Context: one part of a larger RNA
RNA sequence: CGUAGGAAUUUUGAAGGAGAUGUUUCCUUAGUACGAGAGGAUUAGGAAGCACUGACCUCUGGUGUACCGGUUGUUCCGCUAGGGGCACCGCCGGGUAGCUAAGUCGGGAAAGGAUAACCGCUGAAAGCAUCUAAGCGGGAAGCCCACUCCAAGAUUAGAAUUCCAUGGACUUAGGUCCGAGAGAGCCCAGAUAGACUAUCUGGUUGAUAGGCCGGGUGUGUAAGCAGCGAAAUCUGUUCAGCUAACCGGUACUAACGCUCGA
Numbered sequence: 001c002g003u004a005g006g007a008a009u010u011u012u013g014a015a016g017g018a019g020a021u022g023u024u025u026c027c028u029u030a031g032u033a034c035g036a037g038a039g040g041a042u043u044a045g046g047a048a049g050c051a052c053u054g055a056c057c058u059c060u061g062g063u064g065u066a067c068c069g070g071u072u073g074u075u076c077c078g079c080u081a082g083g084g085g086c087a088c089c090g091c092c093g094g095g096u097a098g099c100u101a102a103g104u105c106g107g108g109a110a111a112g113g114a115u116a117a118c119c120g121c122u123g124a125a126a127g128c129a130u131c132u133a134a135g136c137g138g139g140a141a142g143c144c145c146a147c148u149c150c151a152a153g154a155u156u157a158g159a160a161u162u163c164c165a166u167g168g169a170c171u172u173a174g175g176u177c178c179g180a181g182a183g184a185g186c187c188c189a190g191a192u193a194g195a196c197u198a199u200c201u202g203g204u205u206g207a208u209a210g211g212c213c214g215g216g217u218g219u220g221u222a223a224g225c226a227g228c229g230a231a232a233u234c235u236g237u238u239c240a241g242c243u244a245a246c247c248g249g250u251a252c253u254a255a256c257g258c259u260c261g262a
Stems, first nucleotide, its partner, number of pairs: 001153001005164007016150004022050007034039001052107005060101004067094005072087006112144002118138004167178004183260004187203005208254003211250005218242002224237004
């Protein structure tokens, strides 16, 4: 820009595109059919795997340089105590959210159509024979469909539902200006999104982010004080103290302002 008014939401899928379509073992049928025996099925049903692949983070773990603790050296906070900085996050032990696999759940099921090699029926040319010349069947992990995803710029531009709209002034009758208007955008607060953009959640009629409050989770019993002890230390207060990205609440802070639009 188009899809012949302007929008929002939800969709169909012709033609097309992309993906997937894997495989093993065991049990029963059955030690049956077959076979002198050795051996040993077709078929049908069932169950476990392996590889590949999709999604997810409840569990098991990993990471987790914004959380907690222990600890060494040094330096600073005048000293003690308690802390800060630096030393690979100083080193070490754990760990929330998120992201993850080695973790969890799922997938390749079934059916149909036309066929290949091949197997056939009927059957002449060629009184026979012949699957083929006319005609008719069977037949594969392959082909088409079926399964998943994309997809109406599919210019053949599809469908459904809902919303809005035709007011005023001027005019040289071509239009111009003003107002209203479903909705949209800029801008702003952001994240279930993200390179940017886009998408999504919100913008005071508000829980969008921060703060605060409560909870959870993690760490593991803070500091101070008191007590026992010569002291190191230990005990009590104390399952304490602290606690990121998590959950819920709360307008305290910041979401101001503006434009387009038949």

Predicted 3D model of a 262-nucleotide part of an RNA (large-subunit ribosomal RNA, domain VI) from a marine sediment metagenome. The RNAcentral record of the full RNA draws on MGnify.